[in-house]
Context: one part of a larger RNA
Molecule: large-subunit ribosomal RNA, domain I
Organism: Candidatus Roizmanbacteria bacterium UBA1450
RNA sequence: CGCCAAUGGUGGAUGCCUUGGCAGUUUGAGCCGAAGAAGGACGCGUGUAUGAGCGCGAAAACAUCGAUGAGUCCUCCAACAGACGUUAUCAAUCGAUGAUUUCCGAAUGGGGAAACCCUCUGAGCAGUAAUGCUUGGAAUCCCGCUGUUUACAGCGAGGAUGGGAACCCGGGGAACUGAAACAUCUAAGUACCCGGAGGAAAAGACAUCAUAUCGAGAUUCCGUCAGUAGCGGCGAGCGAAAGCGGAACAGCCUAAACCAGGGCUUCGGCUCUGGGGUUGCGGGACUGCAAUAUCCGAUGAAUUAUUGAUAGAAAAAUGAUCUGGAAAGUUCAGCCAUAGAGGGUGAAAGCCCCGUAUUUGACAUCAAUAAUUCCGGUAGCAGUAUCCCAAGUACCACGGGACACGGCAAAUCCUGUGGGAAGCUGGGUCGGUCACGAUCCAAGGCUAAACACUCAAACUGACCGAUAGUGAACUAGUACCGCGAGGGAAAGGUGAAAAGAUCCCCGGGAGGGGAGUGAAAUAGUACCUGAAACCAUUGGCUA
Numbered sequence: 001c002g003c004c005a006a007u008g009g010u011g012g013a014u015g016c017c018u019u020g021g022c023a024g025u026u027u028g029a030g031c032c033g034a035a036g037a038a039g040g041a042c043g044c045g046u047g048u049a050u051g052a053g054c055g056c057g058a059a060a061a062c063a064u065c066g067a068u069g070a071g072u073c074c075u076c077c078a079a080c081a082g083a084c085g086u087u088a089u090c091a092a093u094c095g096a097u098g099a100u101u102u103c104c105g106a107a108u109g110g111g112g113a114a115a116c117c118c119u120c121u122g123a124g125c126a127g128u129a130a131u132g133c134u135u136g137g138a139a140u141c142c143c144g145c146u147g148u149u150u151a152c153a154g155c156g157a158g159g160a161u162g163g164g165a166a167c168c169c170g171g172g173g174a175a176c177u178g179a180a181a182c183a184u185c186u187a188a189g190u191a192c193c194c195g196g197a198g199g200a201a202a203a204g205a206c207a208u209c210a211u212a213u214c215g216a217g218a219u220u221c222c223g224u225c226a227g228u229a230g231c232g233g234c235g236a237g238c239g240a241a242a243g244c245g246g247a248a249c250a251g252c253c254u255a256a257a258c259c260a261g262g263g264c265u266u267c268g269g270c271u272c273u274g275g276g277g278u279u280g281c282g283g284g285a286c287u288g289c290a291a292u293a294u295c296c297g298a299u300g301a302a303u304u305a306u307u308g309a310u311a312g313a314a315a316a317a318u319g320a321u322c323u324g325g326a327a328a329g330u331u332c333a334g335c336c337a338u339a340g341a342g343g344g345u346g347a348a349a350g351c352c353c354c355g356u357a358u359u360u361g362a363c364a365u366c367a368a369u370a371a372u373u374c375c376g377g378u379a380g381c382a383g384u385a386u387c388c389c390a391a392g393u394a395c396c397a398c399g400g401g402a403c404a405c406g407g408c409a410a411a412u413c414c415u416g417u418g419g420g421a422a423g424c425u426g427g428g429u430c431g432g433u434c435a436c437g438a439u440c441c442a443a444g445g446c447u448a449a450a451c452a453c454u455c456a457a458a459c460u461g462a463c464c465g466a467u468a469g470u471g472a473a474c475u476a477g478u479a480c481c482g483c484g485a486g487g488g489a490a491a492g493g494u495g496a497a498a499a500g501a502u503c504c505c506c507g508g509g510a511g512g513g514g515a516g517u518g519a520a521a522u523a524g525u526a527c528c529u530g531a532a533a534c535c536a537u538u539g540g541c542u543a
Base pairs, nucleotide, nucleotide: 002541003540004539005538006537007536008535009534015528016493017492020464021463022461023460024459025458026457027456028455029454030453031163032162039104040103041102042057043056044055045054046081047080048079051076052075053074062098063097064096065095066094067093071084072083073082109118110117111116119138120137121136122135123134124133125132126131139161140160141159142158143156144155145154146153147152148151167198168196169195170194171193172192178185182233208216209215220247221246222245223244224243230238231237251446252445253444254390258275259274260273261272262271263270264269280424282389283388284387285386286383287382288381289380295377296376297375300374301373302372303371304370305369306368307367308366309365310364312360313359314358318333319332320331322329334351335350336340342354343353344352395419396418397417398416399415400414401413402412405431426441427440428439429438430437480487481486500527503514504513505512506511
């Protein structure tokens, strides 16, 4: 040197724990903004006292009302000083409603290198004045009204602008990739960009489907149909619908014909308001007869009632013994229970504490439901065949796109260019086309619920337990990096209680040895447990 053992150091695995996450269920809620938002800057929240977080705005813990209340002056954060309060003459806390709300920011008087600079104007105050202070107004576009006049001016508690995690609708729209290469195809109408809206959005009241001559009856969502029918370099792949079973259910309003009134008129007519009218076994206008019933309402308002949300209140029942540092454990004997959910307390507590079952509560604000009133809507019969029933539309050709469907034998839907109907004896559809038949009525509009996403509260978990679970259990979108867009950590645990080691000794200190605390100090804040690698000390073995 090496090997073995013991004892230490280092290190922070493992075990145990959980303040934090993850996923869901139920119920409820869902836009904010020129009345200045979202997001920030700067301040305020007694001082010693910086910093971070949280709240607030020069009224920076202000008012009213309600609840609670003996302590309080926000947390990290202990102490001292100073102050307020102690049964309401109301300190503080919680809830509701108000008030205040600097500066920047759409930012809007002009400018600007955001949180700053400069101006005009009305009113008020101070000052001899210069001037200063306080408080209003002064952006752009659109709409309405008024006045002059065709472009301005004034007025308007008229509107817009900007923001929003995801969800929604529309306009644009990739590539990697897959096809074992690659071009049609796929990825995918995905990612991404732009515009717009709402608490949901979109869709929606049949020119729909259809099992075929029987029928269904708006839309949306779920299950099935079905990986079927089909599409497809018939490759890779893509992939329905009707029907059926459910969730939820709701239907309406215009245009036109015709009538009345008003305005303009080049007398051809045009236009406004009101009535009328809304349909497909066609409907309506028009003419005649009859009627004012019945029912409905998604609009807004008021009143009443009920229920709920936003603070709360009451709330049962145990003692001893043993072990132990500590009893909730053991043993013995009891009790409550519409409460034996859960958490805490020096180990494991129905009866110690907070709670829990149950009962109860609101000055104020809000929500839902119901009723009433106001308000709005809603019928019939016959006749006639005069009038009306959505036009650059339907449709066609060419070129694109959407339909599961890649021009395909390709219907259907949308439309860029060109052409271009009928008008009820009419028109569309039924997957080429024609006939018969069936079925529906386009070219105007609105429409809750069921469905998407997020948040809040309560609850749940064969979810995680600090290299896990959110990136973040801790000052986390922090520190740090980057000019910037952006990227982005590490880091939890003394003990039941700080009782956090008065005092003595060594040392310059750090640190250590005693003493003391504690159940334990090899629990000493480099703190639970304390593995391995690695480094030592002591003892042994071997040469």